[in-house]
RNA sequence: GCGCCCAUAGUUCAAUGGAUAGAACGUCGGGUUGCGGACCCGAAGGUUGCCAGUUCAAGUCUGGCUGGGCGCA
Numbered sequence: 001g002c003g004c005c006c007a008u009a010g011u012u013c014a015a016u017g018g019a020u021a022g023a024a025c026g027u028c029g030g031g032u033u034g035c036g037g038a039c040c041c042g043a044a045g046g047u048u049g050c051c052a053g054u055u056c057a058a059g060u061c062u063g064g065c066u067g068g069g070c071g072c073a
Base pairs, nucleotide, nucleotide: 001072002071003070004069005068006067007066010025011024012023013022018056027043028042029041030040031039049065050064051063052062053061
């Protein structure tokens, strides 16, 4: 340099172009406990990497960029 893949919560991952973007773990509060762990209840936490485009409607489709991974040279 060329090609392919990936980017969503702190982490690992879901989400047929259409409902308020969800789950598990983690964190915080409460219950339980002699104190913890486990368990139970609840809560917080997201400009869906960035900029444009298509569409009535985009996390999802298209283009560019950025970052990461793999392959070829």
Transfer RNA from a Bacillota bacterium, 73 nucleotides, folded computationally.
Model confidence (mean pLDDT): 82 of 100.
RNAcentral records the identical sequence in 2 taxa.
Rfam family: tRNA. Rfam links the family to the GO term triplet codon-amino acid adaptor activity.